[in-house]
RNA sequence: GGUCGGUCGGGCGAUCGCGGUUCCGGUGAUCGGAAUCGAGGAAAGUCCGCACUCCGUAGAGCAUGGUGCCGGGUAACUCCCGGGGCGGGGCAUCCCGCAGAUGGUCAGCUCCUCAAGGAGCUGCCUGUCCUGUGGGCAACCUGCCGGAUCGGGCCACAGAAACAAACAGCCGGGCUUCCCUCAGGUUCGCCUGCGCGAGGCCCGGUGAUGGUGAAAAGGUGGUGUAAGGGACCACCGGCAUUCGCAGUAAUGUGGAUGGCCAGGCAACCCCCAUCAGGAGCAAGGCCAAGCAGAGACGCAGCCCGCUUACGGGCGGGCGAAAGGCUGCUCGUCUUAUCGUCUCGGGUAGGCUGCUAGAGCCGCGUGGAGACGCGUGGUCCAGAUAGAUGAUCGCCGGGCAAGCCAUCCGGCUUGCUUACAGAAUGCGGCUUAUAGACCGGCC
Numbered sequence: 001g002g003u004c005g006g007u008c009g010g011g012c013g014a015u016c017g018c019g020g021u022u023c024c025g026g027u028g029a030u031c032g033g034a035a036u037c038g039a040g041g042a043a044a045g046u047c048c049g050c051a052c053u054c055c056g057u058a059g060a061g062c063a064u065g066g067u068g069c070c071g072g073g074u075a076a077c078u079c080c081c082g083g084g085g086c087g088g089g090g091c092a093u094c095c096c097g098c099a100g101a102u103g104g105u106c107a108g109c110u111c112c113u114c115a116a117g118g119a120g121c122u123g124c125c126u127g128u129c130c131u132g133u134g135g136g137c138a139a140c141c142u143g144c145c146g147g148a149u150c151g152g153g154c155c156a157c158a159g160a161a162a163c164a165a166a167c168a169g170c171c172g173g174g175c176u177u178c179c180c181u182c183a184g185g186u187u188c189g190c191c192u193g194c195g196c197g198a199g200g201c202c203c204g205g206u207g208a209u210g211g212u213g214a215a216a217a218g219g220u221g222g223u224g225u226a227a228g229g230g231a232c233c234a235c236c237g238g239c240a241u242u243c244g245c246a247g248u249a250a251u252g253u254g255g256a257u258g259g260c261c262a263g264g265c266a267a268c269c270c271c272c273a274u275c276a277g278g279a280g281c282a283a284g285g286c287c288a289a290g291c292a293g294a295g296a297c298g299c300a301g302c303c304c305g306c307u308u309a310c311g312g313g314c315g316g317g318c319g320a321a322a323g324g325c326u327g328c329u330c331g332u333c334u335u336a337u338c339g340u341c342u343c344g345g346g347u348a349g350g351c352u353g354c355u356a357g358a359g360c361c362g363c364g365u366g367g368a369g370a371c372g373c374g375u376g377g378u379c380c381a382g383a384u385a386g387a388u389g390a391u392c393g394c395c396g397g398g399c400a401a402g403c404c405a406u407c408c409g410g411c412u413u414g415c416u417u418a419c420a421g422a423a424u425g426c427g428g429c430u431u432a433u434a435g436a437c438c439g440g441c442c
Stems, first nucleotide, its partner, number of pairs: 001442008010395007018038008040419001044430002047428005052280004059330004064276005069083005084145006094136007101128004106123007146271002151269002153265003167210002169206010180195001182193004218236006237261002239258008284352004293343006301318007322334004359378008396417009
């Protein structure tokens, strides 16, 4: 210097004002006094997981949704710990190389020079808190990680082309134009043939070269070819198969064989594995008070027992409509003193849930660690229009200015002192945060 983690995040006093609990005194009721406790690391977000409560006596399948490298932790989790693979940042002020600038030693040459000495140029070596450029890197931070050979789908624009073809270019062939050399012929205008070169058109080969792009058939060096290409060869890289070694495993590493050698996207559908009932403290429970019910629709009832004043009554079972099982189906439960719908009336009060917990702190111990075990101590809000505050004084932290001072540092003045506020609770994650102190790693 970089980076990560932890703790605190104002203190003291006085006056007044709040809420809970306990105790004391007292009133017709209201009350008074004492003691004690009273908002966070995130109380925020409401993103996950649970405790707890109800549906409910409980289920199966589908759908839907979540998770997805390996091994551990935990009540559980999409969380935490450790590890593996592929990346990105850190990246520079560090390291290495190159070029320039500049300095120094040595050698050579030239010049000013009688000499001493000095200046310039070149070469080798060497240095730099110099400039530029290329490459690399620690702690640490961070993204992803079942499957692309089940199938479907997508890869904009650019580019010739993005699962297949060919723009420019290169090569071969055909036709044609021009130029040049040679040979032959010639009516001296030219014609024919061979060869070389250049251009145009057509056909074929090519995929190396160029350009586009995130990505265009692996790289280097050769052989071969008309020109090219893993077409072939050597080495390297990737992939597949297989064997060995290390590891609990993910994986790593080494050998052998094979020219197998274009992909990417699944936080697109999909396939595989695995998990999940739903709703939520406005869940729910109790008490008090109060009113007013009306209408419509909905079965088919059957069986058994007891009893009867023979009208019926009681109990049990089956079952239909409807309803519940918070998506659907099956199934199951309630089932006429039932269910659904419409209109209308009353209530909104009080108590509880409500804080002793997967709690917190210390010590010991096992473990790389998350965390576990043992032991001792401790009780730290429970409000309900919603308390935990206001004022004053002094001190503390930070910044700035001025002054003093050998150093350490001190004095004065001014400004400032973060994010933020419990509402059933807990374990995480994410976000916000003036500043102070402590520690780890490079």
Molecule: Bacterial RNase P class A
Organism: soil metagenome